[in-house]
Molecule: Bacterial RNase P class A
Organism: Nocardioidaceae bacterium
RNA sequence: UGAGUCGGCCGGGCGGCCGCGGCGAGGAAACUCGUCGAGGAAGGUCCGGGCUCCACAGGGCGAGGUGGUGGGUAACACCCACCCGGGGUGACCCGCGGGAAAGUGCCACAGAGAACAGACCGCCGGCGCGCUUCGGUACGUCGGUAAGGGUGAAACGGUGGUGUAAGAGACCACCAGCGUUCCGGGCGACCGGAACGGCUUGGUAAACCCCACCUGGAGCAAGGUCAAGAAGAGGAGCACGCUCCUCGCGCGAGCGUUCGAGGGCGGCCCGCCCGAGCUCGCGGGUAGACCGCACGAGGCUGUCGGCAACGGCAGCCCUAGAUGGAUGGCCGCCGACCGUGACGCCGCGAGGCGUCCGGGAACAGAACCCGGCCUACAGGCCGGCUCAUCCC
Numbered sequence: 001u002g003a004g005u006c007g008g009c010c011g012g013g014c015g016g017c018c019g020c021g022g023c024g025a026g027g028a029a030a031c032u033c034g035u036c037g038a039g040g041a042a043g044g045u046c047c048g049g050g051c052u053c054c055a056c057a058g059g060g061c062g063a064g065g066u067g068g069u070g071g072g073u074a075a076c077a078c079c080c081a082c083c084c085g086g087g088g089u090g091a092c093c094c095g096c097g098g099g100a101a102a103g104u105g106c107c108a109c110a111g112a113g114a115a116c117a118g119a120c121c122g123c124c125g126g127c128g129c130g131c132u133u134c135g136g137u138a139c140g141u142c143g144g145u146a147a148g149g150g151u152g153a154a155a156c157g158g159u160g161g162u163g164u165a166a167g168a169g170a171c172c173a174c175c176a177g178c179g180u181u182c183c184g185g186g187c188g189a190c191c192g193g194a195a196c197g198g199c200u201u202g203g204u205a206a207a208c209c210c211c212a213c214c215u216g217g218a219g220c221a222a223g224g225u226c227a228a229g230a231a232g233a234g235g236a237g238c239a240c241g242c243u244c245c246u247c248g249c250g251c252g253a254g255c256g257u258u259c260g261a262g263g264g265c266g267g268c269c270c271g272c273c274c275g276a277g278c279u280c281g282c283g284g285g286u287a288g289a290c291c292g293c294a295c296g297a298g299g300c301u302g303u304c305g306g307c308a309a310c311g312g313c314a315g316c317c318c319u320a321g322a323u324g325g326a327u328g329g330c331c332g333c334c335g336a337c338c339g340u341g342a343c344g345c346c347g348c349g350a351g352g353c354g355u356c357c358g359g360g361a362a363c364a365g366a367a368c369c370c371g372g373c374c375u376a377c378a379g380g381c382c383g384g385c386u387c388a389u390c391c392c
Stems, first nucleotide, its partner, number of pairs: 001388010012334007020037007039363001043374002046372005051219004063215005068082005083097001084095004098210002103208002105204003120149002122145007130137002157175006176200001178197008223291004232282001235280004239257006262274004298317008337359003341356006
């Protein structure tokens, strides 16, 4: 200098004018003043928790989820470190990473055959028939053979030898892999090694299934407090009507006051009309208001422990709270930075520096609160590491 890889951060600033929401002060009110007012993802609502209500003795079945090991955490499908497998020269990256010799299922196309398999070509042997230079050989048929060819993502260990008609773990040596036992290292996943064994065991569990562990349901429209108007079964008080009692009135008793006693029209029924009521109190609860609701697994700085995730201690700080839902708009100056722009300087060069000109913020927006994951994001900045080349 170039190429690459991993991680962290910013993601507009100042001023003026107008406008919006919370809180405080003033004011009779209109309003005025002060102060605070989105994010790294506030998003998707995919996991995990706090909180609230309901359910719940304990256990089992079922259903759902998680899945290498150790740690972190309130918890997790998250994070850190490591192991194993794969990729890369390397930094580093990728893996829904338990079990396929418990059982069942499936394995497209191609291919003869796809799981304790398979004779299509080839190879070998017997027989038949034809030819023959008598060595053989074309064709047919019956068998043997998984060494060779061909198909496929995958064809039932690899190489060499013995053996055989040709072959084959049929046998032998070495190698690979599997199982059992043992030794050494590691908390562990696992790694290194030794002996023995049968000679070899396909893939798929984001197919059923098996194993281990975890999980009650619904959600802030959770849930709670106060409670207008209207309606209301029943109650109390007073009032009124009718009936009984009485010679009559009153007292008293009973029944009733709009689901209406009684009365009028009328022979009766239907029908129509008249007909005696107000007050208090009550529980539940709608509208509405308030709480939940902003001090929390909280943030920043320092220090200690730890490889790290993270944790302990000390100090400092308080930082949105709407509910038709605020946090915005315009103008001016600046502006990190960008440009195939123009000019100049430096360097052999890739390239760098300076002046001028032009451009100049993206994705998006809280709604009970946290921890994560995933997704979106104009333009940039910083750092660790790797590879290649050059100079000292």